[in-house]
Context: one part of a larger RNA
RNA sequence: CUGGGCGUAAAGGGCGUGUAGGCGGCGCGUUAAGUCAGAUGUGAAAGCCCUGGGCUCAACCUGGGAACUGCAUUUGAUACUGACGAGCUAGAGUGCGAUAGAGGAAGGUGGAAUUCCCGGUGUAGCGGUGAAAUGCGUAGAGAUCGGGAGGAACACCAAUGGCGAAGGCAGCCUUCUGGGUCGACACUGACGCUGAGGCGCGAAAGCGUGGGGAGCAAACAGGAUUAGAUACCCUGGUAGUCCACGCUGUAAACGAUGAGAACUAGGCGUUGGGCGGGUUAAACCGUUCGGCGCCGUAGCAAACGCGUUAAGUUCUCCGCCUGGGGAGUACGGCCGCAAGGUUGAAACUC
Numbered sequence: 001c002u003g004g005g006c007g008u009a010a011a012g013g014g015c016g017u018g019u020a021g022g023c024g025g026c027g028c029g030u031u032a033a034g035u036c037a038g039a040u041g042u043g044a045a046a047g048c049c050c051u052g053g054g055c056u057c058a059a060c061c062u063g064g065g066a067a068c069u070g071c072a073u074u075u076g077a078u079a080c081u082g083a084c085g086a087g088c089u090a091g092a093g094u095g096c097g098a099u100a101g102a103g104g105a106a107g108g109u110g111g112a113a114u115u116c117c118c119g120g121u122g123u124a125g126c127g128g129u130g131a132a133a134u135g136c137g138u139a140g141a142g143a144u145c146g147g148g149a150g151g152a153a154c155a156c157c158a159a160u161g162g163c164g165a166a167g168g169c170a171g172c173c174u175u176c177u178g179g180g181u182c183g184a185c186a187c188u189g190a191c192g193c194u195g196a197g198g199c200g201c202g203a204a205a206g207c208g209u210g211g212g213g214a215g216c217a218a219a220c221a222g223g224a225u226u227a228g229a230u231a232c233c234c235u236g237g238u239a240g241u242c243c244a245c246g247c248u249g250u251a252a253a254c255g256a257u258g259a260g261a262a263c264u265a266g267g268c269g270u271u272g273g274g275c276g277g278g279u280u281a282a283a284c285c286g287u288u289c290g291g292c293g294c295c296g297u298a299g300c301a302a303a304c305g306c307g308u309u310a311a312g313u314u315c316u317c318c319g320c321c322u323g324g325g326g327a328g329u330a331c332g333g334c335c336g337c338a339a340g341g342u343u344g345a346a347a348c349u350c
Base pairs, nucleotide, nucleotide: 003322004321005320006319007304008303012318014201015200016199017198021194022193023192025088026087028085029084030083031082033081034080035077036076037075038074039073040072041071042070049065050064051063052062053061054060091191092188093187094186095185096183097182098181099180103177104176105175106174107173108172109171110154115149116148117147118146119145120144121143125136126135162169163168206247207246208245209244210243211242215241216240220236221235222234223233258317259316260315261314262313263312266295267294268293269292270291271290272289273288274287275286276285277284299306300305323350324349325348332343333342334341335340
């Protein structure tokens, strides 16, 4: 070293892209590096092991054998792996034609509502709560009607719905743009899978510069509650929330379940296509391909539960775990404007 694991006990990287590396479809030929077999040389002696002999035995001494699992050379074998060559089409991809979608970016635009401002009507309250008070209002509030300003979010549709790798994405229109699915053919001919590093993306909060600021609202102030109330409730209210550009790089970034492939009963729902039946057209029925869900067989599981979307049966590659606390801390490195992030101990203690 060879172990066992990672949904909830410790443990899947937040997500992609891809370098090295690891792994890799079908048939044929060549080679013979790995692999296998034989031979030769070597593998000192002693020791260990087996079997004899000598000291009365033994320790000890001594003969023979085996072993020395290895290395080198050489002769062969060719199933598998590798290398090389020429092929194949079932993996992968391209073309063609359709198609669904809040996938992304930019520009434009609409109505409802809140707030504020102006004007009309109008008079004493409004607001708020468990009850109140702070607060607003006779300098005319609240209510109501008309006009205007501005910012943010898009009711109904709406779903157990859709799209995206994840984060996430929702009024409407236009432009640009990524991916998916289906269909029948044609083409390329293993071009594949995974992926240490690297690179990119990455909610919210936070940071920098400039703008914007309606509503909401950390901090803060006041009113209540209370023994107290640095809270819960109420009245206010600034950062922030919004935009542009740049940074941060975290999360219960969760399906707490890495990616890819194959295999293993079914039933129901839903979404996007194809085909057949049916219809004037639909509805509807059957079948098939892809997605999203619910239940469940075998099996698995400590149980809960999972169950063709596996946590079943296998293969390939990556990441990670190895008792609790100390501690995701200290120190050092790297990154960051900072906040901090990342990598990540030990003493000691149970």